Background: Transfer RNA from a Bacteroidaceae bacterium, 72 nucleotides, folded computationally. Rfam family: tRNA. Rfam classes the family as a transfer RNA. The prediction has a mean pLDDT of 82. NCBI's taxonomy places the organism under Bacteria, Pseudomonadati, Bacteroidota, Bacteroidia, Bacteroidaceae. The sequence is in RNAcentral, with records from ENA.
Formats: sequence, structure tokens, C1' cells
RNA sequence: GCGAUAGUAGCUCAGGGGUAGAGCACAACCUUCCCACGGUUGGGGUCGCGAGUUCGAAUCUCGUCUAUCGCU
Repeated sequence: GCGAUAGUAGCUCAGGGGUAGAGCACAACCUUCCCACGGUUGGGGUCGCGAGUUCGAAUCUCGUCUAUCGCU
């Protein structure tokens, strides 16, 4: 220098056009003499960044950044 893959909640990951979810973690409550376990509820995201297409973009297109891998 070229190519591929990945980037979404604190962490691990789904979701591949109709406005974002799960598990764990966190908080409150229930349970218990207390802790642990268990149960219920809740908070937390402008989907790496910037443009474009579209009535509508996490999703499609282009550029760019970062990480990993491969080629040279």
C1' cells in the first nucleotide's frame, strides 16, 4: 500500500428498511433475623463518526476512524 471482518446499554451479543431487544451487571421492592439464592419492577442507547438514497436508515450506498486477520 491492497483486501476481508468487526464496531449496537457498563460487559457479551441479537436485530440486515417501519423508529432497538436479550442475558449478565446496576437500583428499588418482595422473600429472609442478616447474607446468599429466588421473584417483581425500573433506570440506562441520538446503533464508531460524517454525508447520500428513501415517506421512513442500526439496516442500503459513499467517505472516514479504530481494532483484528490475510496479502505485498